[in-house]
RNA sequence: ACGUGCUCCGGGGUCGGUGGAAUUCCGAACCGGCGGUGACAGUCCGCGACCCGCUUCUCCAGAACAUCGGAGGGGCGGUUGACUCGGUGGAAUUCCGAGACCGACGGUAAUGAGGCUCGAAAGAGCCUCUCAGUCCGGAUGAGAGGAAGCACGC
Numbered sequence: 001a002c003g004u005g006c007u008c009c010g011g012g013g014u015c016g017g018u019g020g021a022a023u024u025c026c027g028a029a030c031c032g033g034c035g036g037u038g039a040c041a042g043u044c045c046g047c048g049a050c051c052c053g054c055u056u057c058u059c060c061a062g063a064a065c066a067u068c069g070g071a072g073g074g075g076c077g078g079u080u081g082a083c084u085c086g087g088u089g090g091a092a093u094u095c096c097g098a099g100a101c102c103g104a105c106g107g108u109a110a111u112g113a114g115g116c117u118c119g120a121a122a123g124a125g126c127c128u129c130u131c132a133g134u135c136c137g138g139a140u141g142a143g144a145g146g147a148a149g150c151a152c153g154c
Base pairs, nucleotide, nucleotide: 002153003152004151005150006149007148008145014028015027016026017025029134030133031103032102033047034046035045036044042101043100051078052077053076054075055074056073057072058071059070060069083099084098085097086096087095105137106136107135112129113128114127115126116125117124118123
């Protein structure tokens, strides 16, 4: 150096407003996995996580076989967001300046939207729908990956 196994491997809600009630609304705030790329990237090119499909294996599962169903692992495929301007430079959608933009699934949850009822009105009550990158949950999980550590092999 190489191979195998193990270890390792994601950040962020605080202040104010409204309200009976919001870390979900409004104003400001805060965060950014991994590899690559002529130079440092949430926004370029890919990968991973969530979700879906196909396939295969295992388990539930019994003496055997078949069919159906459920749970889990492997493989393949699909789906999945967002950037501009100016500057420097040989080179930057990556740096500097400025202004933007994006963020799986499930849960919770109107003061927003719509409707209904009562009321002379002001207003009150009820119903439905919608609202979280930061809260809760799957997850003490999974995992790209290679800086490093440990063990074994060669």
A computed fold for a 154-nucleotide RNA from Glaciihabitans sp. INWT7, annotated as FMN riboswitch aptamer (RFN element). RNAcentral holds the sequence, with entries from Rfam. Model confidence (mean pLDDT): 76 of 100. Taxonomically the source falls in Glaciihabitans (Bacteria, Bacillati, Actinomycetes, Microbacteriaceae). Of the family's consensus pairs, 96% are formed in the model.